A computed fold for an 84-nucleotide RNA from a Chromatiales bacterium, annotated as transfer RNA.
RNA sequence: GCCCGGGUGGCGGAAUUGGUAGACGCAGCGGAUUUAAAAUCCGCCGGCCUAACGGCCGUGCCGGUUCAAGUCCGGCCCUGGGCA
Numbered sequence: 001g002c003c004c005g006g007g008u009g010g011c012g013g014a015a016u017u018g019g020u021a022g023a024c025g026c027a028g029c030g031g032a033u034u035u036a037a038a039a040u041c042c043g044c045c046g047g048c049c050u051a052a053c054g055g056c057c058g059u060g061c062c063g064g065u066u067c068a069a070g071u072c073c074g075g076c077c078c079u080g081g082g083c084a
Base pairs, nucleotide, nucleotide: 001083002082003081004080005079006078007077010026011025012024019067028044029043030042031041032040046057047056048055049054060076061075062074063073064072
């Protein structure tokens, strides 16, 4: 240099005829239980704004297509593999 795969919460990892993001697990927080703990069960668990209700943003970055993009297209960055 060329070819192929990957990049999604704090971490792993789903979502694939484009259809309204974050399933599930781990970690963390609160509660129940216990003499106390462990285990188990229940709830919460991306960011920002708000007293709250609620709102806005968010899939490596920047653009494009579309009513609608994590998903499709272009460029770039990072990473794993192959070829030279």
The prediction has a mean pLDDT of 82. Lineage of the source: Bacteria > Pseudomonadati > Pseudomonadota > Gammaproteobacteria > Chromatiales. Its Rfam family is "tRNA". By type it is a transfer RNA. It was read from a public genome assembly.